[in-house]
RNA sequence: GCCGAUGUAGCUCAGUUGGUAGAGCAGUUGAUUUGUAAUCAUCAGGUCGCAGGUUCGACUCCUGUCAUCGGCU
Repeated sequence: GCCGAUGUAGCUCAGUUGGUAGAGCAGUUGAUUUGUAAUCAUCAGGUCGCAGGUUCGACUCCUGUCAUCGGCU
């Protein structure tokens, strides 16, 4: 230099023929218990890496860019 993959909640990851963003664990509060753990219920937490474009509408399609990983030279 070229090619490819990945980027979504604190962590691990879902989410397709474009239509209001979810789960598990972790966290808050409560119940249960003499207490802890466990269990159950509840609540909170997201500018979907960033910036543009297309569209009535974009995590999703297009372009550029950044980071990580891999391959080729």

Record summary
This is a predicted structure of a 73-nucleotide RNA (transfer RNA) from Candidatus Nitrosocosmicus sp. The coordinates come from a structure-prediction model, not an experiment, and the mean pLDDT is 80. The sequence is in RNAcentral, with records from ENA and MGnify. Rfam family: tRNA.